[in-house]
Context: one part of a larger RNA
RNA sequence: GGCGUACGGUGGAUGCCUUGGCAUCGGAAGGCGAUGAAGGACGUGAUAAGCUGCGAUAAGCUUCGGGGAGCGGCAAAUACGCUUUGAUCCGGAGAUUUCCGAAUGGGAAAACCCAGCCGUUGUAAUAAACGGUUAUUAUGCACUGAAUACAUAGGUGUAUAAGGCGAAACGCAGGGAAGUGAAACAUCUCAGUACCUGCAGGAAAAGAAAACAAAAUGUGAUUUCCUCAGUAGUGGCGAGCGAAAGGGAAAGAGUCUAAACCAUACGGCUUGCUGUAUGGGGUUGCGGGACCGCGCCAUGGCAUUUUGAAAGGAUAGUGGAAGCAUCUGGAAAGUUGCACCAUAGAGGGUGAUAGGCCCGUACACGAAAUCCUGACAAAGUCUAGCGGUAUCCCAAGUAGGGCGGAACACGUGAAACUCCGUUCGAAUCCAGGAGGACCAUCUCCUAAGACUAAAUACUAACCGAUGACCGAUAGCGAACAAGUACCGUGAGGGAAAGGUGAAAAGAACCCCGGGAGGGGAGUGAAAUAGAACCUGAAACCGUACGCUU
Repeated sequence: GGCGUACGGUGGAUGCCUUGGCAUCGGAAGGCGAUGAAGGACGUGAUAAGCUGCGAUAAGCUUCGGGGAGCGGCAAAUACGCUUUGAUCCGGAGAUUUCCGAAUGGGAAAACCCAGCCGUUGUAAUAAACGGUUAUUAUGCACUGAAUACAUAGGUGUAUAAGGCGAAACGCAGGGAAGUGAAACAUCUCAGUACCUGCAGGAAAAGAAAACAAAAUGUGAUUUCCUCAGUAGUGGCGAGCGAAAGGGAAAGAGUCUAAACCAUACGGCUUGCUGUAUGGGGUUGCGGGACCGCGCCAUGGCAUUUUGAAAGGAUAGUGGAAGCAUCUGGAAAGUUGCACCAUAGAGGGUGAUAGGCCCGUACACGAAAUCCUGACAAAGUCUAGCGGUAUCCCAAGUAGGGCGGAACACGUGAAACUCCGUUCGAAUCCAGGAGGACCAUCUCCUAAGACUAAAUACUAACCGAUGACCGAUAGCGAACAAGUACCGUGAGGGAAAGGUGAAAAGAACCCCGGGAGGGGAGUGAAAUAGAACCUGAAACCGUACGCUU
């Protein structure tokens, strides 16, 4: 030096554990904000660095309920207090709520600086302090008011509203790529995707046929799903893209204006026409309505508003069955024996494995206060036909045409239908549009105004449940002072780090030592469980012994 055995050191794998995550399902909710949000800064405790809570009334104040013995957060300790005259704690309602922040009196390098006006306190008077108020934009109203006579612009005041944040989700709209694929690449594709912007809502959007269809006694708003179907089509007919009708389901709901005509008010003028406003009227395709004649206050509804309201729910809670002994052990829930409950043998805890010890569970019950849903009722509101005539009305720079684009599964094509730009430009029921160029016949429908629940999409936050999900290099980046420490001018990047024990019983006292550390003593079932603390692998480092060179 090597090998082996034993015992250690170091190290922190493995096993066990879980306060934390992940995913899904159900419920409920889907907003907050000038009554100042979200998010922060700074404060606030007897002692107080961090987190949490709170705001100069500052780990809190008031009140109404719950609850019933301890309490002054995480978090020990000392001091000082509170509490059965009901504290701490839990829930409802309220008060307070510095400064910044949309930030809004003006300014500014956020958490700071400086004001005007009114009022109160204060001063001999200034000063000073405190309270309130003063941004902008839009709209309404009022008062003023130029060039310029009436007027208008403008100005002033006042009332109401808006502004910002949020869930990296879902919706609609305005813009809108490229990597890629086409085995290159330009039409095409990716894709109207990503991304940007605007505007919302709890959903949004769409929506009551100028629809489909097909020769039928057809269907009857919209939306979503299954199918039709990778079909018909489209396509450098390449790569690819890709319907619809119909059928089956979910849900189900239909309405209001404009016009003709009438009335009223106010105007204009050509004095019998016309304009505006309000009210009535009227709302559709077997065309309807106005107009004329007859009839009519009954029936049926209501998605809107107001009021009341049965009942139910949310936000604290309450009751809740049934076991003792023995043995082992540090400890009984284990063992053994004899009994018990069960609408409860889900689960968790307790010194090992508990239906009956504790919390719970099944089941049953509960609200002073606030909120949600809301059967039903009242108010309110809507709701009618028959016949006649052919005088009037039935949404205009619209429909449609040309040119240029877009969107439709459809790339200009035979290209309808829909939308936009531009330029032309109809008809009013003997009318007009559509049925994929176009024409005829036939059929269906009535554009150029508006509203509309449900079925559908999503889940940040809240509550509950579940898991052939993870178990500390896993699971969220984060089980711990985690978006922390740290890095970066900044946008931004971004960790590591869990476990004594049943209970601190956390080692009084003695000894060595400056201390660190250790040896006794003591605690404990265990101290090789001693805080660098469960288990404690390997690499690596030692001590002792054996063998060997």